[in-house]
RNA sequence: ACCGAUAACGGCAAACCUAGCCAAAGCUAGGGACGCAAAGCUACGGGUCCUCGCUUCCCUCACAACGUUCUUGUUGUGCUGGACUCAAGAUCGCUGGGCUGCCGGGG
Numbered sequence: 001a002c003c004g005a006u007a008a009c010g011g012c013a014a015a016c017c018u019a020g021c022c023a024a025a026g027c028u029a030g031g032g033a034c035g036c037a038a039a040g041c042u043a044c045g046g047g048u049c050c051u052c053g054c055u056u057c058c059c060u061c062a063c064a065a066c067g068u069u070c071u072u073g074u075u076g077u078g079c080u081g082g083a084c085u086c087a088a089g090a091u092c093g094c095u096g097g098g099c100u101g102c103c104g105g106g107g
Stems, first nucleotide, its partner, number of pairs: 002106001003104002011036002016031006034093001040099003044096003047091003053086001056083003061078006
């Protein structure tokens, strides 16, 4: 270096609940254990999630201007909602990479 027990010393902690933070994803703390031999660290590649923000587009509504066959049309602005991209964020318990590490039935 490889491998991983029904071993030892120990470790971590999904869902869920409570409290806090956040626009959200999610995070932190306590409880709790589904699991984990790197479920330790690292957002570096890919994936996934989110949408406060930018741009563009669409829908509804309101207002204004113009036109008009007189109740509709066009344009502009704004609100709400939605979509794609970007940017930002999140996830290392999705996956690959990088760094580090406990034990010893084995080999």